This is a predicted structure of a 545-nucleotide part of an RNA (small-subunit ribosomal RNA, 5' domain) from an uncultured prokaryote.
Context: one part of a larger RNA
Order: sequence, then structure tokens, then C1' cells
RNA sequence: GAACGAACGCUGGCGGCGUACUUAAUGCAUGCAAGUCGAGCGAGAAAGUCCUCUUCGGAGGGCGAGUAGAGCGGCGCACGGGUGAGUAACACGUGGGUAACCUGCCCUGGAGCCUGGAACAACCCGGGGAAACCCGGGCUAAUUCCGGAUACGGCGAGAGGAUCCUCGGAUCCUCUCGAGAAAGGUGGCCUCUUCUUGAAAGCUAUCGCUCCUGGAUGGACCCGCGGCCCAUUAGCUUGUUGGUGAGGUAACGGCUCACCAAGGCUUUGAUGGGUAGCUGAUCUGAGAGGAUGAUCAGUCACACUGGAACUGAGACACGGUCCAGACUCCUACGGGAGGCAGCAGCAGGGAAUCUUGUCCAAUGGGCGCAAGCCUGAGACAGUAACGCCGCGUGUGGGAUGAAGGCCCUCGGGUCGUAAACCACUGUCGGAAGGGAAGAACAACCCGGUGGCUAAUAUCUGCCGGGACUGACGGUACCUUCAAAGGAAGCACCGGCUAACCCCGUGCCAGCAGCCGCGGUAAUACGGGGGGUGCGAGCGUUGUUC
Repeated sequence: GAACGAACGCUGGCGGCGUACUUAAUGCAUGCAAGUCGAGCGAGAAAGUCCUCUUCGGAGGGCGAGUAGAGCGGCGCACGGGUGAGUAACACGUGGGUAACCUGCCCUGGAGCCUGGAACAACCCGGGGAAACCCGGGCUAAUUCCGGAUACGGCGAGAGGAUCCUCGGAUCCUCUCGAGAAAGGUGGCCUCUUCUUGAAAGCUAUCGCUCCUGGAUGGACCCGCGGCCCAUUAGCUUGUUGGUGAGGUAACGGCUCACCAAGGCUUUGAUGGGUAGCUGAUCUGAGAGGAUGAUCAGUCACACUGGAACUGAGACACGGUCCAGACUCCUACGGGAGGCAGCAGCAGGGAAUCUUGUCCAAUGGGCGCAAGCCUGAGACAGUAACGCCGCGUGUGGGAUGAAGGCCCUCGGGUCGUAAACCACUGUCGGAAGGGAAGAACAACCCGGUGGCUAAUAUCUGCCGGGACUGACGGUACCUUCAAAGGAAGCACCGGCUAACCCCGUGCCAGCAGCCGCGGUAAUACGGGGGGUGCGAGCGUUGUUC
């Protein structure tokens, strides 16, 4: 000199864009942060209101409403959001490999969707418990579960052949045998069949279901190389190193196990200890390098602590389950409940870090045919000069160089065109009026055109037009009005280092980054005047280069 997620002191007008617990991965009151689908399924209230009856207590029926709230089932909850504890490791970065692998939803192509049965919730009945909740009996639906059929591919076993090859194997073709799938929903229509109002089987459109091929996306595993400190850590290792066989996994592998062999690593630093998430990047520097790893992006790890599996395409699962532990809470003492390192917020710690805000309008995500619902992701607003950037606090004129302050050699000098005074302007702020872009989709309506079809129904693809939708926000912006009116401080002035005099003090009080000032004329302490530097900031402290 530059920089900062800064803090502290003094001061403080406005706006834009960012940033904001670096400490206790300490503990948490309260609310919200993951639901959705009735076009998968079976059931199904109440308040209120109307009518009828009434012994005036009430009873029945309609609407409310196939609504609410539950239940079965599907998809999601493995994303998004947080934190950096652990980890010196194939964790990360980079470059490769998988002839050793998986991949829900999505896309492409092919083949199918036939036929039976059953259970368990909800519900009803009974019971236990303070509660959390639980138990027994009975009924029932489905895109729930289980049989049977079928099998183009695919899978397993056997036989034969071809191509490639890293000689381990991979791919393809033919034959035989074996095992193995599925689910329906919604809208429309009668051309054919049956019953003949119109429906059903059926047909059709669409959303799904099953098996297979290829893709895309996402992941898994393996390897080369790279990036901290300590030798005042020198030896470490028994599933250890390798083999055979088996088990297990999506898959290779001591991953696990049985047996066999005795290996494997290490001064090119093993092992041990300390510290630490890693990277793109950030800061500095002419560069080389050094330091850092907030925000943003990629990736890993974790979710009270430790362990475990279940479900699932995917987890060993932050707002799931089970066990153990610590802690907190409830309890009828028998037993239960909980997990903010999500968003706000509270306590604590600390030099120190914000609102218990608004909205799903946009972007994105989940579910749904859709309307839509959910979304503390996100978009916005709020707090803080915490940072960067921009703007303002006026402009021009004005010398009897006013008054006053300070200094003085008492002549004067200086603050100083500074003020007053005159003229003007209107940024910001204030008031009034107008007032956005961010919105285009989807669905809806109209028109056109194509597909399916028996069909000018429906449904659906595309094109054009219309109307609808804004949290921010009456915000930005524009116009008008009044008015110099509301808006300047901080540090320094001995040298380094730009800037000097007076008074007070008297090695005292004090200053100080280094050298050093102060013991009676201190440009170095304190005050005043003056000056210098920066300016809504200025200094100090801390840290890095």
C1' cells in the first nucleotide's frame, strides 16, 4: 500500500446492488418448512335450514353433501433446504477403465393386457389403558394380494456354428428343454352382434398396466497422477498378503467364511501423533509465489450420541422405524413423548452477526388428465454505513477586507469572498397528481387446419385471435408545487509524513507505530487559533499478502 463475513470509538442525509453466529455440531418455548391424487377403491358425517308428525321431551324426511374428516391404494417423501462435527481418505481435483454394474419418472421401437380366487383396513360389536395407544370377533372394494393361461423379445440349462479379442472372454445365429407377465380408469358413439326407449358386450379417443430393445439422465466400483505439519513418531500388519472353493452384492474384490501357503508395507517416510472437509475460486503480488476456502457453483460427510436394518428404482434415510445412552417434558408411577446443523425466533457463549414479515405473481420442484393443491426452495419486503458504487449538503456576485476569535515587533497580519447582503437553481428529502415493465403460459372462448373413426360425436396435435392472472406496490418512473430551506464529520500537524503558533503543565499529568517527547519559553503532553489529509465517513484494533 492492498484486502476483510470484521469488531471498537467519534460521527451520520439519500439511493442501487450485495453481505450478515467466523464463538457453543450448546440447549431450545411457539408457529410454519411435504404433500398430493375422488379420472384407482369401499364407506361417509355434523352444525344450520326447510317440511311433516308431536304426549312439546322429541321423532321422521329433504337440502347441506356424495361435502368435511378419516381409511385402503398409487406417486413423492433419497429432490430441494442446513451445517462442517468427523475425515489426511480414491474424500476431493484431474485423466482414464468397467469383457465387473444398476437406473423410478422421460424418449424410441417391438410384443401383449385372457381367466379365476383371496385377504386386510375403514365400518360394526366387545374389551384393556390416566394417556400414548392397543387387543379380540364379524363384514367389504380396488390400479391391494395370490393362482391358472399365453410368451415376440428376455432369463436359466444343454448342443452346434460364426465374428471379434487384451486369449480371460465378449457379441450374434440355430435347435431342444425349463421357469416366468399384466389393471384398470375417464370421455364419446351405436357401423356390426344381442336385448330393441336406450343400453350392454363392442368400437373409439385418451390416461395408465406388463415383458423386451435402444437412448437419455442419474449413480456405483476400480486405477494413474496431484495438494498439510512432526523423525523430540522407525518399525507396522494375522483377514494381515496371496491362492482354491463357497456365500453375498446391481457388480469386481478377504467384502465374508472354510481350507492351504507365509506373505504384505516401510527413510521415495510405513506406523503413530497433530491439524483440516476438498475444489472452481478469493485476497495479495510485476510475476514466481504466499495466504485463504464466507457469500455463488461442483463434490463429500453429518442430522441429539452410538449401532442396526426395513421399505424402495434409489436410503442404511435431517422433519421414517428399531435398540442402547445422555438430556428435557408428561404421568393416575403401571408407562409414555421429544430431537431447529430447515425459516423466523428464544436462552447461553461472545468483541460480534437481522424479522416469531408478505406472496406463491414469476422461476423451479412434488402430486394430478386438468382445474388446482402444497412448496420458510424461491421471489420480495424489514433490520444493520457491514461492504462496493452513485448523488447531495447549494450556485454566481459580494471589501467600509464588518463584528468577533487568534497572533503581533502594536505598524499590522490571519480566519476571509468566508459571512452579512443581492441575484439564481431545484439533485436528494417533503407535498400533490399520473403510473409501469416484470405476464407468458396452462386451462377457457372463437376461427382455421390435420389425426383416429362408420361418424360432420367426442377426444386429440398444430396455427391465429380474444379475455383472465402481480406478493413487491400506488413501488420504480414522469409531471407539478413550495423552499437554501432538512443534510459534515473524523484523524493528524517533531522526523519517517502533507500540515505551526500561543497559553497551561513542569520527568508531573500524559504521549508513543519506530526513533523517542515531558525535569519552567514543549511545533511531540492538555486546550485554543490556524493548517493538512480523507469525507458520510474517519480513525483504532485484529488477520493475510

The full RNA is in RNAcentral, with records from ENA.